[in-house]
RNA sequence: CUUGUAUCAAGAGGCAGUGAGAGAUUUGGCUCGAUGACCUGCCGACAACACUUGAGUCCGCAAAAGCGAGCUCGGACGUGUGCCAAUUCCAACCCGCUCGGGGAAGAUACUCA
Numbered sequence: 001c002u003u004g005u006a007u008c009a010a011g012a013g014g015c016a017g018u019g020a021g022a023g024a025u026u027u028g029g030c031u032c033g034a035u036g037a038c039c040u041g042c043c044g045a046c047a048a049c050a051c052u053u054g055a056g057u058c059c060g061c062a063a064a065a066g067c068g069a070g071c072u073c074g075g076a077c078g079u080g081u082g083c084c085a086a087u088u089c090c091a092a093c094c095c096g097c098u099c100g101g102g103g104a105a106g107a108u109a110c111u112c113a
Stems, first nucleotide, its partner, number of pairs: 004110005013043005021032003026092004044084001046082001049080003052075006059068003088105001093102004
């Protein structure tokens, strides 16, 4: 980078470094920022996607004992990630119409090549 699946209205900040822009992209809005944002490092948290674990259920294989896959609801937080302003900050395209739903794009995890 690509394929597929799931999730994205919840949650969680201190210190140090740096020094001017930042909030993915374009436009518009809005917001954050010299009382130091964004970013980087350390530490700490948050969450629970995968590994892990309990119960239930279901399917396949087996003569049986059993083995394996899936689904649902939980536990744990050790490992690999993720994440710690604002709904993914909001809108843009479509449908009903000041609000709701969907889509696109994006993000994260696992997965295929």
The prediction has a mean pLDDT of 83.
The RNA shown here (SAM riboswitch aptamer (S box leader)) has 113 nucleotides and comes from Candidatus Kaiseribacteriota.
Lineage of the source: Bacteria > Bacteria candidate phyla.
RNAcentral holds the sequence, with entries from Ribocentre.